A computed fold for a 538-nucleotide part of an RNA from an uncultured bacterium, annotated as small-subunit ribosomal RNA, 5' domain. The RNAcentral record of the full RNA draws on ENA and SILVA. Its mean pLDDT, the model's own confidence on a scale to 100, is 84.

Context: one part of a larger RNA
RNA sequence: AAUCAACGCUGGCGGCGUGCCUAACACAUGCAAGUCGAACGCGAAAGUGGAGCAAUCCAUGAGUAGAGUGGCAAACGGGUGAGUAACACGUGGGUGACCUGCCUUCGAGUGGGGGAUAACGUCCCGAAAGGGACGCUAAUACCGCAUAACAUCCUGUCUUUUAAGAGAUGGACAUCAAAGCUGGGGAUCGCAAGACCUAGCGCUUGAAGAGGGGCCCGCGUCCGAUUAGCUAGUUGGUGGGGUAAUGGCUCACCAAGGCAACGAUCGGUAGCCGGCCUGAGAGGGCGGACGGCCACACUGGGACUGAGACACGGCCCAGACUCCUACGGGAGGCAGCAGUGGGGAAUUGUUCGCAAUGGGCGCAAGCCUGACGACGCAACGCCGCGUGGAGGAUGAAGACCUUCGGGUCGUAAACUCCUUUCGAUCGAGACGAAUGGCCCUUGGGCUAAUCACCAGGGGUAUGACGGUACCGAGAGAAGAAGCCCCGGCUAACUCCGUGCCAGCAGCCGCGGUAAUACGGGGGGGGCAAGCGUUGUUC
Numbered sequence: 001a002a003u004c005a006a007c008g009c010u011g012g013c014g015g016c017g018u019g020c021c022u023a024a025c026a027c028a029u030g031c032a033a034g035u036c037g038a039a040c041g042c043g044a045a046a047g048u049g050g051a052g053c054a055a056u057c058c059a060u061g062a063g064u065a066g067a068g069u070g071g072c073a074a075a076c077g078g079g080u081g082a083g084u085a086a087c088a089c090g091u092g093g094g095u096g097a098c099c100u101g102c103c104u105u106c107g108a109g110u111g112g113g114g115g116a117u118a119a120c121g122u123c124c125c126g127a128a129a130g131g132g133a134c135g136c137u138a139a140u141a142c143c144g145c146a147u148a149a150c151a152u153c154c155u156g157u158c159u160u161u162u163a164a165g166a167g168a169u170g171g172a173c174a175u176c177a178a179a180g181c182u183g184g185g186g187a188u189c190g191c192a193a194g195a196c197c198u199a200g201c202g203c204u205u206g207a208a209g210a211g212g213g214g215c216c217c218g219c220g221u222c223c224g225a226u227u228a229g230c231u232a233g234u235u236g237g238u239g240g241g242g243u244a245a246u247g248g249c250u251c252a253c254c255a256a257g258g259c260a261a262c263g264a265u266c267g268g269u270a271g272c273c274g275g276c277c278u279g280a281g282a283g284g285g286c287g288g289a290c291g292g293c294c295a296c297a298c299u300g301g302g303a304c305u306g307a308g309a310c311a312c313g314g315c316c317c318a319g320a321c322u323c324c325u326a327c328g329g330g331a332g333g334c335a336g337c338a339g340u341g342g343g344g345a346a347u348u349g350u351u352c353g354c355a356a357u358g359g360g361c362g363c364a365a366g367c368c369u370g371a372c373g374a375c376g377c378a379a380c381g382c383c384g385c386g387u388g389g390a391g392g393a394u395g396a397a398g399a400c401c402u403u404c405g406g407g408u409c410g411u412a413a414a415c416u417c418c419u420u421u422c423g424a425u426c427g428a429g430a431c432g433a434a435u436g437g438c439c440c441u442u443g444g445g446c447u448a449a450u451c452a453c454c455a456g457g458g459g460u461a462u463g464a465c466g467g468u469a470c471c472g473a474g475a476g477a478a479g480a481a482g483c484c485c486c487g488g489c490u491a492a493c494u495c496c497g498u499g500c501c502a503g504c505a506g507c508c509g510c511g512g513u514a515a516u517a518c519g520g521g522g523g524g525g526g527c528a529a530g531c532g533u534u535g536u537u538c
Stems, first nucleotide, its partner, number of pairs: 001537003005534005012385006018378002020343001025341003029338003034072003039069002042066001047060005079296003089220007098213003103209008111145001113143002120135006151175002154171006180201006188195002222268003229259003234256008271293004275286004298319005321332004349375001351374003357371001358369004388418004398409004422479001425473003432465001437460008482527005487508003493522005503510002
């Protein structure tokens, strides 16, 4: 000088930050991932009105709530640092060995059929979780057919190259697509729905891009030799398999290699970096907050789905633990946000809001969002402000010291004049919010035309924080100072008490009757809403 600090004494305000370093210990409760009716088929109830003697029925509620099929998202965002000494990370490259949903640009297409199934209904089993049988139904769900460039496979030629699995150009057999929805409409057809045309959103296929990722390599990356040898898929080859892709990644066969004193192997410790602290620098220490990467999600293992996971709030198996049970069987995973117990010297609210920013879904309206924005708690840190200013000597009282003359506290107080920051009270009161939507309107392309779409103008609506910030008013010095030290290092001295006791102490050392070193008083020094102590780093 610094600190994710803690402890002691003390404590007025504000701004901005930070806040389980220990048990990756166990978790009650609530919330943290949904959305789309413009993909699809179903479809309530309460209430209200009416009819009826009543049972009940009808209408509305409402094609609403709701669940189900389907699509996209759920692999992001958020948490933690257990593991990992490793191509994990950093940096620089390679991919002639690769993938890529949504998005952007460019091209082509979107024809014609089929069979199911959930929901639902009836019935059955079970304590529950849940399950079964039969029957019905739809789709942008599923499956054939047609067309088909590109692609795959086979096979020639050429180009670039060290090298073809790259590119170009040929040939032949075979294989591989699709889905509709919404709006508008003058003719024509149709009883109508609609066909048809058109626009938008989709769907299929191809080429390219952007962004994202996989794999490989050079270099760098802690301690220990009181760890010296390690290794059988081990090292290499051939061939099969597997992968998006290279590769002992895996397997069969063959060879006997490979690493190591330039530290292999083993053991210990540890997430890595941008950075942070210190220091004149070189260096040393650290990796909390913020940003990037990695790893993990009760422990161990595994795959499924998918463009992407071997998946925190998905699935299966095993294990430990907890809970429910009708004992047959089931349920769970806060290292998400709050919160609880425990551990600990020690670390916060079971708050508000989606108004902003961002994300998911949706044509949109919008819905969801403990991301985020806010508020709250804590002097935990940094920064700022205040606790008054000016005058005022008989140097008051009082206290302490005294050589008894006096000296000091001390212009300090009182007193006079002045000011009112901050706080408290009262009043007024924001920026953050203009996008989108809707209404009116101008222009543009598209269209047979209108609508829709695109660009612009005007109007309208939306604030958790919050009656907060800021501003103003009145009142009155009014509500606001402590902590440590005073032997030397080291700024600051005397009296009393004590008497090697009680005690102090970072080091040297003080204390045994005159203690500037212990305890108290007075005085002084330092810092100040803090001051000291302890821990840690330089």